RNAcentral holds the sequence, with entries from ENA. A computed fold for a 75-nucleotide RNA from Rubrivivax sp., annotated as transfer RNA. NCBI's taxonomy places the organism under Bacteria, Pseudomonadota, Burkholderiales, Sphaerotilaceae, Rubrivivax.

[in-house]
RNA sequence: GCCGGUGUAGCGCAGUGGUAGCGCAGCUGCUUCGUAAGCAGUUGGUCGGGGGUUCAAAUCCCUCCACCGGCACCA
Numbered sequence: 001g002c003c004g005g006u007g008u009a010g011c012g013c014a015g016u017g018g019u020a021g022c023g024c025a026g027c028u029g030c031u032u033c034g035u036a037a038g039c040a041g042u043u044g045g046u047c048g049g050g051g052g053u054u055c056a057a058a059u060c061c062c063u064c065c066a067c068c069g070g071c072a073c074c075a
Base pairs, nucleotide, nucleotide: 001071002070003069004068005067006066007065010024011023012022013021018055026042027041028040029039030038048064049063050062051061052060
């Protein structure tokens, strides 16, 4: 330099055009002498940045950034 993949809640991930979700973690309550476990409830998101298409974009297109992998180059 070229090609491909990944980027969504604190963490791990799902969601391939029509209300952004699950698990864990966190918080509150119940239970307990207390802790843990268990149970019930609950908070948390500019969907990597920018632009475009569309009535409508996490999702499609362009571009940029970060990370991962492959290939090439490297007197």